RNAcentral holds the sequence, with entries from Ensembl Metazoa.
This is a predicted structure of a 74-nucleotide RNA (transfer RNA) from Portunus trituberculatus.
NCBI's taxonomy places the organism under Eukaryota, Opisthokonta, Protostomia, Eubrachyura, Portunus.
Its Rfam family is "tRNA". It is annotated as a transfer RNA. Rfam links the family to the GO term triplet codon-amino acid adaptor activity.

RNA sequence: CACCGCGUAGUGUAGUGGUUAGCACGCUCGACUGACAAUCGAGUGGGCCCGGGUUCGAGUCCCGGGGGCGGUGA
Numbered sequence: 001c002a003c004c005g006c007g008u009a010g011u012g013u014a015g016u017g018g019u020u021a022g023c024a025c026g027c028u029c030g031a032c033u034g035a036c037a038a039u040c041g042a043g044u045g046g047g048c049c050c051g052g053g054u055u056c057g058a059g060u061c062c063c064g065g066g067g068g069c070g071g072u073g074a
Stems, first nucleotide, its partner, number of pairs: 001073006010025004018056001026044006048066006
């Protein structure tokens, strides 16, 4: 420099274009305990960013640009 792939919560992830974006861990509060852990209850917070398109409807599909990670080639 060229090409390919991936981006969803603090972390790991699910999600035919559809009704409140789900689950686990974490974190906070409460219960329990002499206390801690475990367990139980409640809560917490998210679509990489910008612009545009398709559609009745876009996290999801399409186009352009930017930035990040991984891979391949030179």